[in-house]
A computed fold for a 109-nucleotide RNA, annotated as THF (Tetrahydrofolate) riboswitch aptamer. Its mean pLDDT, the model's own confidence on a scale to 100, is 76.
RNA sequence: AGCAGAGUAGGAGUGUGUGCGUUAAGUGCCAUCCGGACGGGGAGUUGCCGGAUGGACGAAGAGUCUGGCUGUAUCCGGGCGCGCGGUACAUAUUCCGCAUCCCGCUGCU
Numbered sequence: 001a002g003c004a005g006a007g008u009a010g011g012a013g014u015g016u017g018u019g020c021g022u023u024a025a026g027u028g029c030c031a032u033c034c035g036g037a038c039g040g041g042g043a044g045u046u047g048c049c050g051g052a053u054g055g056a057c058g059a060a061g062a063g064u065c066u067g068g069c070u071g072u073a074u075c076c077g078g079g080c081g082c083g084c085g086g087u088a089c090a091u092a093u094u095c096c097g098c099a100u101c102c103c104g105c106u107g108c109u
Stems, first nucleotide, its partner, number of pairs: 001109005010096010020085003029055008040103004061082001063080006
């Protein structure tokens, strides 16, 4: 000097556990503002993540036991298990993974 390769934060899928909602919060979408992170070092976006505010859209409940009440109906509440939600967190596992630029690292020549 050339060629090849490794590694991060993070993201996604699936399983398990514990919650939350089912009186609709959350998730997802759009706009504005603010902040943060982005292989070992430096720089770093129109990409990524988070927060605030505003906007549009939008859902799956039903069973059983029980209390308020002397009884029935209605109404209100509680327990249990079963569902549902582009639900939250933790954990296991699989896959993807420096936007990009410069340098470095490993192997070979």